[in-house]
A computed fold for a 373-nucleotide RNA from a Pseudomonadota bacterium, annotated as Bacterial RNase P class A. The model forms 95% of the base pairs in the Rfam consensus. The RNAcentral record of the sequence draws on ENA.
RNA sequence: GGAGUAAACCAAACGAUCGCUGGGCCGGGAAAUCGGCCUGGAGGAAAGUCCGAACACCAUAGGGCAGGGUGCUCCAUAACGUGGAGUCGCGGUGACGCGAAGGAAAGUGCAACAGAAAGGAUACCGCCCCGCGCAAGCAGGGUAAGGGUGAAAUGGUGCGGUAAGAGCGCACCAGCUCCCCGGGUGACCGGGGAGCUCGGCAAACCCCACCCGGUGCAAGACCAAAUAGGGAAACGCUUGAGGGCUGCCCGCCCGAGUUUCCGGGUAGGUCGCUUGAAGUGAUGAGCAAUCAUCAUUCCAGAGGAAUGAUCGUUGCCUGGUUUUAGGGCAACCUGAAUCAGGAACAGAAUUCGGCUUACGGGUUACUCCGGCC
Numbered sequence: 001g002g003a004g005u006a007a008a009c010c011a012a013a014c015g016a017u018c019g020c021u022g023g024g025c026c027g028g029g030a031a032a033u034c035g036g037c038c039u040g041g042a043g044g045a046a047a048g049u050c051c052g053a054a055c056a057c058c059a060u061a062g063g064g065c066a067g068g069g070u071g072c073u074c075c076a077u078a079a080c081g082u083g084g085a086g087u088c089g090c091g092g093u094g095a096c097g098c099g100a101a102g103g104a105a106a107g108u109g110c111a112a113c114a115g116a117a118a119g120g121a122u123a124c125c126g127c128c129c130c131g132c133g134c135a136a137g138c139a140g141g142g143u144a145a146g147g148g149u150g151a152a153a154u155g156g157u158g159c160g161g162u163a164a165g166a167g168c169g170c171a172c173c174a175g176c177u178c179c180c181c182g183g184g185u186g187a188c189c190g191g192g193g194a195g196c197u198c199g200g201c202a203a204a205c206c207c208c209a210c211c212c213g214g215u216g217c218a219a220g221a222c223c224a225a226a227u228a229g230g231g232a233a234a235c236g237c238u239u240g241a242g243g244g245c246u247g248c249c250c251g252c253c254c255g256a257g258u259u260u261c262c263g264g265g266u267a268g269g270u271c272g273c274u275u276g277a278a279g280u281g282a283u284g285a286g287c288a289a290u291c292a293u294c295a296u297u298c299c300a301g302a303g304g305a306a307u308g309a310u311c312g313u314u315g316c317c318u319g320g321u322u323u324u325a326g327g328g329c330a331a332c333c334u335g336a337a338u339c340a341g342g343a344a345c346a347g348a349a350u351u352c353g354g355c356u357u358a359c360g361g362g363u364u365a366c367u368c369c370g371g372c373c
Base pairs, nucleotide, nucleotide: 001369002368003367004366005365006364007363009361010360012314013313014312015311016310017309018308020041021040022039023038024037025036026035027034028033043345047356048355050354051353052352053351054350055216056215057214058213067212068211069210070209071208072086073085074084075083076082087101088099089098090097091096102207103206107205108204109201110200124147125146126143127142128141129140131138132137155173156172157171158170159169160168174197175196176195177194178193179192180191181190182189183188220271221270222269223268230262231261232260233259234258235257242254243253244252245251278297279296280295281294282293283292284291285290316342317341318340319339320338321337322336324335325334326333327332
C1' cells in the first nucleotide's frame, strides 16, 4: 500500500426569520373562537408485519384424538422459532463465518439420468481355468483386484494366500455396536477392551420429546342527537284532542290521532393513550447474554394525521489546485490553504422484546498478501 474479518458508535451542530402540532398560563369575546407568552415534538431501522408477550374482549370442568409448531448442550429471559457461552460437522490460507444438528436396529416408502447392476443384488470391458478351433475367436465355469457409470456400487494400505481373486487370513488404520476407566453441570472429549464390516434419504410418511384456545386498540368501556321503529301512561275519536290562516279574539278550513315518559341502537364525543418487563449514570455478580442495588429523568400522543422551509457560520465526505508544512531512498502518507460538488435509507398511529430487510459515515481491534529498510 492492497484485500478482508469482527465489534461497538454517529445519523450533523449553532444562530436568525417564517411556519405546523400536543400541553400549560394570561388576555379579548355572550358563544363559536381569536391573540400573546412558556414548554414538548420520529428512527436505527419508526419499514416488513415474520416470531414472542403485555393488555382487552369472546370461548373454556378434566382428559384424550385430530391439527400446528419446535428439535445438539448448558445458561439468559415475562416469553420466544430470540440471545450468550460451548460441543460436533462443514467452508475459508487466515481473522472468522455457516448449520431444521433427535430417531434409518418400529413400520411404510423413495433413489431421475447414466450404468451390467440402485435394494438386498449384479457382471459391460477385463483377469483366470477347462473344452473346441491352425488362428481370429466361440461355448461353459470361477472372480470382483483393475477399467467404466453414477450423488451413492459392500471400507483403506500392506503382507500372506490363490488358477485368478476376494476380510479368505493377519497387522495397522477407518467406521458401527456394546462394556470399562478418566475429564466435563452437559452436548461431548481422551484412553483401553470385545464383537462386527452393506449403505443413503426423516426440509418423504412416520416415531419420540416438549409447546400451543380465538380475535386484535377498527381490542374494548362510558356519554349520547335528529329521523324511523318498540313499550307505558294521559287526553281524544263528530259531545272534536290537535293543526293551518292570525299580533289577539271571533270566524273559516283540515281533522284521527296527539302529548309526555322509558329503554335499545346509529351519527358524534370522551376514555383506553403513553410511568414503562422505561431511559441515563454509578457500583456489584457473571467469560457473556443478562441480573441486582442506589441515584436521577419524564422524553410525541396527533387522528386524513404535526415534527418543516430559507439564509448564515462551523464541522464531515468526494474530486481538483497550490511559489505550502512534516515524514519517507522511493511509491506514497499525514496536515494546511483554496475552488467546486455532495450528505443516504427512510416518517410514529396501543405498547414492549426479538428477527429480517433497506441504507450514509467515520472509529477500534484483528487477519492475509505485496513493496522497501